This is a predicted structure of a 114-nucleotide RNA (FMN riboswitch aptamer (RFN element)) from a bovine gut metagenome.
């Protein structure tokens, strides 16, 4: 420096003119640390608002915003395991949407190799 890679998820009924969107119920969990494996410890990266700077398109750099867990149990250790019990999910569009369909064939936190 250069190549690969690099985010899962509406199941089965209810209402309804009309909802994978409401109600019941299912279902899913990016990276990097952490005395022992973590969606919800602690930072991170995407999204989103702002501002500079360039003539726009747009990018780029800064800055803000940024979510949720608690009992028991073992142990030298665990908000990481086990049991049990709870909660959290960006914009935009549609009957209100973590799970659909778009920006994305994109960006990326970072790994692996050369």
């Nucleotide at each position: 420096u250069c190549u690969u890679c690099g985010g899962g998820g509406u199941u089965g009924g209810g209402u309804g003119a009309a909802a994978u969107u409401c109600c019941c119920u299912a279902c899913c969990g990016g990276c990097g640390g952490u005395g022992a494996c973590a969606g919800c410890c602690c930072g991170c990266g995407a999204a989103c608002u702002g501002a500079a700077c360039g003539a726009a398109c747009c990018g780029u750099u800064c800055a803000g915003c940024c979510g949720a867990u608690u009992c028991g149990g073992u142990g030298a250790a665990a908000u990481u395991c086990c049991g049990a019990u709870g909660c959290c999910g960006a914009c935009a569009g549609u009957a209100c949407a973590g799970u659909c369909u778009g920006g994305a064939u994109g960006a990326g936190a970072g790994a692996a190799g050369a």

The prediction has a mean pLDDT of 85. The model forms 100% of the base pairs in the Rfam consensus. Its Rfam family is "FMN riboswitch aptamer (RFN element)". From the family's description: The RFN element is a highly conserved domain that is found frequently in the 5'-untranslated regions of prokaryotic mRNAs that encode for flavin mononucleotide (FMN) biosynthesis and transport proteins. This element is a metabolite-dependent riboswitch that directly binds FMN in the absence of proteins. RNAcentral holds the sequence, with entries from MGnify.